[in-house]
RNA sequence: GAAGGGGGUCGGGUGAUCGCUCGCCACGCAUACCGCGUGGCGGGAGGAAAGUCCGAGCUCCACAGGGCAGGGUGGUCGCUAACGGCGACCGGGGGUGACCCCAGGGAAAGUGCCACAGAAAACAUACCGCCCCGAGCUUGUCGAGGGGUAAGGGUGAAAAGGCGAGGUAAGAGCUCACCGCGGCCCUGGUGACAGGGCCGGCACGGUAAACCCCACCCGGUGCAAGACCGAAUAGGGGAGCGUUCAAGGGUGGCCCGCUCGAUGCUCCCGGGUAGGUCGCUGGAUCCGGGCAGUAAUGUCCGGACAAGAGGACUGGUCACCAUCCCCGGGCCUUCCGGGGAGACAGAACUCGGCUUACAGACCCGCUUCCGCG
RNA sequence: CGGGACGUAGCGCAGACUGGUAGCGCACCUGAAUGGGGUUCAGGGGGUCGGAGGUUCAAAUCCUCUCGUCCCGACCA
Numbered sequence: 001g002a003a004g005g006g007g008g009u010c011g012g013g014u015g016a017u018c019g020c021u022c023g024c025c026a027c028g029c030a031u032a033c034c035g036c037g038u039g040g041c042g043g044g045a046g047g048a049a050a051g052u053c054c055g056a057g058c059u060c061c062a063c064a065g066g067g068c069a070g071g072g073u074g075g076u077c078g079c080u081a082a083c084g085g086c087g088a089c090c091g092g093g094g095g096u097g098a099c100c101c102c103a104g105g106g107a108a109a110g111u112g113c114c115a116c117a118g119a120a121a122a123c124a125u126a127c128c129g130c131c132c133c134g135a136g137c138u139u140g141u142c143g144a145g146g147g148g149u150a151a152g153g154g155u156g157a158a159a160a161g162g163c164g165a166g167g168u169a170a171g172a173g174c175u176c177a178c179c180g181c182g183g184c185c186c187u188g189g190u191g192a193c194a195g196g197g198c199c200g201g202c203a204c205g206g207u208a209a210a211c212c213c214c215a216c217c218c219g220g221u222g223c224a225a226g227a228c229c230g231a232a233u234a235g236g237g238g239a240g241c242g243u244u245c246a247a248g249g250g251u252g253g254c255c256c257g258c259u260c261g262a263u264g265c266u267c268c269c270g271g272g273u274a275g276g277u278c279g280c281u282g283g284a285u286c287c288g289g290g291c292a293g294u295a296a297u298g299u300c301c302g303g304a305c306a307a308g309a310g311g312a313c314u315g316g317u318c319a320c321c322a323u324c325c326c327c328g329g330g331c332c333u334u335c336c337g338g339g340g341a342g343a344c345a346g347a348a349c350u351c352g353g354c355u356u357a358c359a360g361a362c363c364c365g366c367u368u369c370c371g372c373g
Numbered sequence: 374c375g376g377g378a379c380g381u382a383g384c385g386c387a388g389a390c391u392g393g394u395a396g397c398g399c400a401c402c403u404g405a406a407u408g409g410g411g412u413u414c415a416g417g418g419g420g421u422c423g424g425a426g427g428u429u430c431a432a433a434u435c436c437u438c439u440c441g442u443c444c445c446g447a448c449c450a
Base pairs, nucleotide, nucleotide: 001369002368003367004366006364007363008362009361010360012321013320014319015318016317017316018315020044021043022042023041024040025039026038027037028036029035046344050355051354053353054352055351056350057349058222060220061219065256066255067254068253070218071217072216073215074214075089076088077087078086079085090104091102092101093100094099105213106212110211111210112207113206114205127153128152129149130148131147132146133145136142137140161179162178164176165175166174180202181200182199183198184197185196186195187194188193226278227277228276229275236269237268238267239266240265241264248260249259250258271449272448273447285304286303287302288301289300290299291298292297323341324340325339326338327337328336329335374446375445376444377443378442379441380440383399384398385397386396393430401417402416403415404414405413406412423439424438425437426436427435
């Protein structure tokens, strides 16, 4: 210098002016109360506020109980309030490498499936071939038929351990070495696992993001949860169930249990209101530093308070500066003039994650190659 | 804001559960019958299965992410 890989930060700034919303204060108006108007001061989107894919807090129903069904997760150890998240390690795969990817338990519990092609797709089998025997006759590089074989060819995504040697009529774990696989043992490690030794001649194709088995986890509901105040009506009509521990309700399915339960409950038709307050933002919170830990993270000290709307505010315009691009001029590195660009997107009860979208700018390590010293 | 369903030819739909050739009706094109049209008959064309990635030998189908469309949900009595 080029190419690449990992981690992190930001996501324009300042001022003027016109608005919007929330809080506080002052004044004025109205007054039974809620309030209305004007002015001043202060706060006012994000790294993803998004998708709603997981996990929790909180809410109501038993402080959530038993069983079935159903759903989810899936190497090990740790972190955490919890998780399908994160960290470290193990195993497998890719890359020269930095580094990246993996739904990564079980296919010797059982069932299913493996199209087409192919002899055969899972209790193996034999198309071409190879080898042995061989009726026959046209005596040949022939050959009906019988037997052996799975090394070679061919089919397929996949062909019944791989490869080499011995062996053989040709072959074959038939025998042997190495590798793979399985069993037992030893050593190291918390563990996944790794290394080593002995034995077994191979018995075990793939698929579980097919059913399933194993281990672990999961009650439902979601702020339109839930609580309170207020307004209005035809508190009407019909059907069903029930009123002796009984219907039915307690927001996914069933059974049990618990609890509520009588001018009751469910459904349909019809009717009325679509107002206010709380929940509502201070919390597993944020920032800086120390300590423990490889790390995720935990803990201690100091500091900070940072939108709370309700058809829904958080905005518009102008000027200057900063960044980038284009055009013209001047010595086209630094200057002057003019023009243009700036993404993805937007809170709605709140957090922890994941995933997805994103113009552009910046910072810190690392790898490979080339050149120079 | 919360919950749920769907996306396959120009249009309306099946196939998806249990993976292996993507099909039906209308529409479209060509030909025949007719003087011409309609109708009828015969034949034919047309598909990134919304998009991307993964599992698998193989994906419309199974899994994940994503885009779009549609539906439902207030309270009182």